This record gives sequence, C1' cells and structure tokens, in this order.
RNA sequence: UGCUUAUCCAGAAAGACUGAGGGACUGGGCCCGCUGACGUCUUAGCAACCUUGCCAAUAACUUGGUGCUAACUCCCAUUCCGACUUCUGUCGGAAGAAGAUAAGCG
Repeated sequence: UGCUUAUCCAGAAAGACUGAGGGACUGGGCCCGCUGACGUCUUAGCAACCUUGCCAAUAACUUGGUGCUAACUCCCAUUCCGACUUCUGUCGGAAGAAGAUAAGCG
C1' cells in the first nucleotide's frame, strides 16, 4: 500500500507541554477553539475485534495486542421509495460511495 469479512445512533477525561487553528479529502452547512481547541506525553477510563486463563461448552470475569474517550462516521452530496409542495425543493426510509477500526490474506 492493496484485497476480503465484520462493526460503526451505545460507552468512556484529568494533568503536563505546546500555541492557532481544528472537526479525513472537495463543496456547502453546523460546531469546537486563546476561559487554550488540534497535537504530543503521562495517568485514568470505555469497549470487547483478536489473544490468554478459568469452564464439558457458552456467558461473565481475567491476561496480553490493538482501538477509542465533543457532536450518528457532526450533517448533506449518488440512486431508489413514500409524503408534502409555491415545481423548486423539504421531510422520512432504504441502498450505495467514501472513510474509520479490527481480524485475516497478498
């Protein structure tokens, strides 16, 4: 870096350092942010994908490897269906795309 599979409306923050942007990309919206965001480190927590122990087996609990700790993946974008409509859109639902994480493979 590519492919496959699964999941993505639940859950979980303090401190130190830093200092202006950040929320993946593009556009739009809406938020977070000098009352210090984002990021890094430490500690803590959440979760349960893989793993370990226990067990007849499962669950629960546990060990280790990841992951995560604002907002549904923050929302919309493409297609289909339904309702309404000032005929341009609005709302609701489903699917898809893209993305994130895990496990496996190359």
SAM riboswitch aptamer (S box leader) from a Bacteroidia bacterium, 106 nucleotides, folded computationally. Its mean pLDDT, the model's own confidence on a scale to 100, is 85.